[in-house]
RNA sequence: GCGGGUGUAGUUUAGUGGUAAAACGUCCGCUUGCCAAGUGGAAGAGCGUGGGUUCGAUCCCCAUCACCCGCUCCG
Numbered sequence: 001g002c003g004g005g006u007g008u009a010g011u012u013u014a015g016u017g018g019u020a021a022a023a024c025g026u027c028c029g030c031u032u033g034c035c036a037a038g039u040g041g042a043a044g045a046g047c048g049u050g051g052g053u054u055c056g057a058u059c060c061c062c063a064u065c066a067c068c069c070g071c072u073c074c075g
């Protein structure tokens, strides 16, 4: 330099054109002499960034950033 993949709550993942789901974790309550476990509830992300298409974008297109993989050239 070329090609490919991944980027979504604190963490691990799901989703896929119609305003984002779950588990774990966190917080509050119940339970317990206490802890743990169990159980009820709550908060928390607008989807790496910028732009485009669309009535509407996390999803499609372009660019770009980070990380990972492969290939090539030079020294």
Stems, first nucleotide, its partner, number of pairs: 001071007010024004018055001026042005048064005